[in-house]
Context: one part of a larger RNA
RNA sequence: UGCAAGGAUCCUUGAAGGGGGGCUGUCCUUAGUACGAGAGGACCAGGACAGGGGAACCGCCGGUGUACCAGCUAUUCCGCCAGGAGUAAAGGCUGGGUAGCCGUGUUCCUGAAAGAUAAACGCUGAAUGCAUCUAAGCGUGAAGCUUGCCCUAAAACGAGGGAUCCCUUCCGCGUUAGCGGAUGAAGGCUGGUGGGAGACUACCACCUAUAUAGGGUUUAGGUAUAAGUCCGGUAACGGAUUUAGCCGAGAACUCCUAAUAGCCAAUCGGCUUGAUA
Numbered sequence: 001u002g003c004a005a006g007g008a009u010c011c012u013u014g015a016a017g018g019g020g021g022g023c024u025g026u027c028c029u030u031a032g033u034a035c036g037a038g039a040g041g042a043c044c045a046g047g048a049c050a051g052g053g054g055a056a057c058c059g060c061c062g063g064u065g066u067a068c069c070a071g072c073u074a075u076u077c078c079g080c081c082a083g084g085a086g087u088a089a090a091g092g093c094u095g096g097g098u099a100g101c102c103g104u105g106u107u108c109c110u111g112a113a114a115g116a117u118a119a120a121c122g123c124u125g126a127a128u129g130c131a132u133c134u135a136a137g138c139g140u141g142a143a144g145c146u147u148g149c150c151c152u153a154a155a156a157c158g159a160g161g162g163a164u165c166c167c168u169u170c171c172g173c174g175u176u177a178g179c180g181g182a183u184g185a186a187g188g189c190u191g192g193u194g195g196g197a198g199a200c201u202a203c204c205a206c207c208u209a210u211a212u213a214g215g216g217u218u219u220a221g222g223u224a225u226a227a228g229u230c231c232g233g234u235a236a237c238g239g240a241u242u243u244a245g246c247c248g249a250g251a252a253c254u255c256c257u258a259a260u261a262g263c264c265a266a267u268c269g270g271c272u273u274g275a276u277a
Stems, first nucleotide, its partner, number of pairs: 001155001006166007017152004023051007035040001052110006061103004068096005073088006113147003120140004167269001169182005187264004191207005212258003215254005221247003228241005
């Protein structure tokens, strides 16, 4: 921009179309049956498990988690002690670890079925009084094809369908039709606060009639029992206060801070024929 014929929001159909997926093995039953002298050993049919591949997710098990917590050494500094801070090749070293991300973790899929077929196997059957699966006609038949399952999809220009929302206002000109202007509906856009969304864009939530982010309070969870004081010990140190203190991303609550503001956008909506006024 289009989808004829006012402007919008949301949902949806899709044997229109497009893409994905389709794997394999072992064991058990049938059955030590059919077959075979024996050795051996099935088809068909039913079931279980596993490997490989894929998707999603983080409750469990684990990894990471660059500064969340604790410990440790050297050195410099905060006047000293105590308590801390900086640096140690871009985490100084060590032990843990929330959210998030991830796999080695968890769950699921890799299914049944239908239709038309290939090779092949047939029925009926002439040409050719026989024969012949083929010439007319009719069947069986594959992990393959078309469906079935998942994703996408109305620019499928044959442009589909449904629900809901808004608009009948004012002024000027004009006999009417209409033209010009004002107003600015539903809704949208820019802008802003952000995100389990993201290269940008897009998408999603919110913008004071507000919990969108930050802050605050409480809490989950993580570290592992702070400092100070007191007690014990000559002291190193131990104990009590104390499951303490501290804490990034998690959760709930709370308007304390920041979400200022601006713009676009409609006037009842096609034509023809007939009837009535």

Predicted 3D model of a 277-nucleotide part of an RNA (large-subunit ribosomal RNA, domain VI) from a Candidatus Omnitrophota bacterium. NCBI's taxonomy places the organism under Bacteria, Pseudomonadati, Candidatus Omnitrophota. Model confidence (mean pLDDT): 83 of 100.